[in-house]
RNA sequence: UAUUAGAAUACGCUUAAUUUCCGAUUACCUUAAUUGGAAAGCGGGGGAACCAUUUUUUUGGGGCGAAUCAAGAUUGUAGGGAACCAUCUUUCCCGAGCCCGACAGCUAACCUCGUCAGCAGUUAGAUGGGUCAAA
Numbered sequence: 001u002a003u004u005a006g007a008a009u010a011c012g013c014u015u016a017a018u019u020u021c022c023g024a025u026u027a028c029c030u031u032a033a034u035u036g037g038a039a040a041g042c043g044g045g046g047g048a049a050c051c052a053u054u055u056u057u058u059u060g061g062g063g064c065g066a067a068u069c070a071a072g073a074u075u076g077u078a079g080g081g082a083a084c085c086a087u088c089u090u091u092c093c094c095g096a097g098c099c100c101g102a103c104a105g106c107u108a109a110c111c112u113c114g115u116c117a118g119c120a121g122u123u124a125g126a127u128g129g130g131u132c133a134a135a
Stems, first nucleotide, its partner, number of pairs: 011121001012119003018040010041115006051105001058102001060103001061100004069076002079094004084129006
């Protein structure tokens, strides 16, 4: 110097999945990690009247999620993501999985739940808007 593989950190990406405080334990020497709680923020479910459905109730039904549908053995597709935001074009990628348990339309009050997991690395251009820095 080059190639391959791994680890860590910074800046980031998908996602609701982030922040702060208190206690305990361990290390450390006043901070960090783990763990048990609380709050805020963000997100989901149940749940009147009115409205809707006139129900299709084993052809079960329903929820989270972008993740549905069709062909037929593999390819498309509704839909979704890619370093400020919106629109258009363009390139790449995803288009899964899980849960409830006979049961749920919407739904104010009210009740209740989650705050995980994954990635080792940035598509680019135009128009408009914004932020930061410098002079």